[in-house]
RNA sequence: CGGGCGGUAGCGCAGCUUGGUUAGCGCACUAGACUGGGGGUCUAGAGGCCGCGGGUUCGAAUCCCGCCCGCCCGACCA
Repeated sequence: CGGGCGGUAGCGCAGCUUGGUUAGCGCACUAGACUGGGGGUCUAGAGGCCGCGGGUUCGAAUCCCGCCCGCCCGACCA
């Protein structure tokens, strides 16, 4: 330098192909109940600029363009 994959809640991920009601799951976290306590179970809840910017559209996590970061492969140098 070129190509591919990825970036969504604290962590791990789905959703994207085929745009459409309030963006979800598991674990973790908070509160309450059960228990003498811990653990565990149950109930409720909090937590998101969907990497950044722009475009298309009535409407974008999803489509298009540019950029940033991570991983892999190749090229280059030696």
Transfer RNA from an Actinomycetota bacterium, 78 nucleotides, folded computationally.
The sequence was found in a public genome assembly.
NCBI's taxonomy places the organism under Bacteria, Bacillati, Actinomycetota.